This is a predicted structure of a 389-nucleotide RNA (Bacterial RNase P class A) from a Gammaproteobacteria bacterium. It matches the Rfam family "Bacterial RNase P class A". By type it is a ribozyme.
[in-house]
């Protein structure tokens, strides 16, 4: 000085007039104060809150998927391990399991799994025929047979390297590496040690299996008041069980069981309610208005623990509550960004003027995250390069 990488903050400021709302005062006029975000946004996660009589036990479905902390909790985040990517600082991972099974792997390739013989190599053994040779015996070719080492396709082919063996090979045999099994260690991830010649890759964001986690709705949830109509008309179905009083013998009354329905997301079990207060139709009112609705797993600052995440602790502060939805308009000027002129100049840059432009985007029960968008600025570590002392 460049280029990059992580992290942090700001994203307008000041006057002035008017205007809207919470809360507090006040009869009132007014007057004090307070008033969108870092993402309020997607609706993707986990909650708290509330309802559903209790929300029970299975099965299905869903969702995460390497350890180990942190968190109210989480599919978040912190730290490590392990694979990628990067010169590096750093980034990123849909990171259990292929020997439980069942697909799937194009082309190429003989052959993609109870696996095969394209180009190959053997000629030991047995058979036919040649040639050389006295003899043994060498040689050449076929035939019967051997092999999967060699080369070749391929992302990948009966582990891999080397030595022996053999006709020629091959875990056929060793040594080591690999891979399976036991056993110690050890948080994943590995390490020792025994032991076997041994079951060829890769897919699981392929069906599957495994481990843990999981009621259902949802502030339009929900609680109250107030008002108003027509406690309105049809239909279905339903013990005369059992017990006590009463009774004019009909038959009321209470009270218990328990069918049907009716809840408890799907199904099974169970539970609960249940003798009319249930189901099923038609038709009528009401749509105000107050809570909920803002103090909290809250913020800030300092101290301790801890590699952090964060935990405690002390001190301190209250920070928006609309309901067709408030938090704004309008001048002026700063400010910060680009352009063109001009001047100056240490060549980095600085000043004057003029013009333009100032991001993404707005609460609606509320946090904790995660994902997107975002002109511009300022801070701070860290890595590479290149100069100069």
């Nucleotide at each position: 000085a460049g280029a990059g990488u992580c992290g942090g903050c700001c994203g307008g400021g000041c006057a002035g007039u008017c205007g809207c709302u919470g809360g507090c005062g006040g009869c009132a006029a007014c007057g004090c104060u307070g008033g969108a975000g870092g993402a309020a946004a997607g609706u993707c996660c986990g909650g708290g809150c509330u309802c559903c009589g209790c929300a029970g036990g299975g099965c299905a479905g869903g969702g995460u998927g390497c350890c180990a902390g942190g968190u109210a909790a989480c599919g978040c985040c912190u730290g490590g391990g392990g694979g990628g990517c990067g010169c590096g600082a750093g980034c990123c991972c849909a990171c259990g399991g292929a020997a439980a099974g069942u697909g799937c792997c194009a082309c190429a390739g003989a052959a993609a799994a109870c696996a095969u013989a394209c180009c190959g190599c053997c000629a030991a053994c047995c058979c036919c025929g040649g040639c050389c040779g006295a003899c043994a015996g060498g040689u050449c070719g076929g035939g019967c047979g051997g092999c999967a080492a060699g080369g070749g396709u391929g992302a990948a082919a009966a582990g891999g390297u080397g030595c022996g063996g053999u006709a020629a090979g091959a875990g056929c045999g060793c040594a080591c590496c690999g891979c399976g099994c036991c056993g110690g260690c050890c948080a994943a991830c590995g390490c020792c040690g025994g032991u076997g010649g041994c079951a060829g890759g890769g897919u699981a964001a392929a069906c599957c299996c495994c481990a843990c986690c999981u009621g259902g709705a949802g502030c339009a949830a929900g609680a109250c008041c107030a008002a108003a109509u027509a406690g309105g008309g049809g239909g279905a179905u339903g013990g005369u069980c059992c017990g006590u009083c009463c009774u004019u013998c009909c038959g009321g009354a209470c009270g218990g069981c328990u069918a049907a329905g009716c809840g408890c997301g799907g199904c099974c079990c169970g539970c609960g309610u249940g003798a009319g207060g249930u189901c099923c139709c038609c038709g009528g009112g009401u749509a105000g208005g107050u809570c909920g609705c803002u103090a909290c797993a809250g913020g800030u600052a300092c101290g301790c623990g801890g590699c952090a995440a964060c935990g405690c602790g002390u001190a301190u502060c209250g920070c928006a509550g609309a309901u067709g939805a408030a938090u704004g308009a309008c001048u002026g000027u700063c400010g910060c960004c680009g352009g063109c002129g001009g001047c100056g100049u240490u060549c980095g840059c600085g000043c004057c003027g003029c013009c333009g432009g100032u991001a993404c985007a707005g609460a609606a029960c509320c946090c904790g995250g995660c994902u997107u968008a975002c002109a511009g600025g300022c801070c701070g570590g860290c890595u590479c390069u290149c100069a100069c002392u």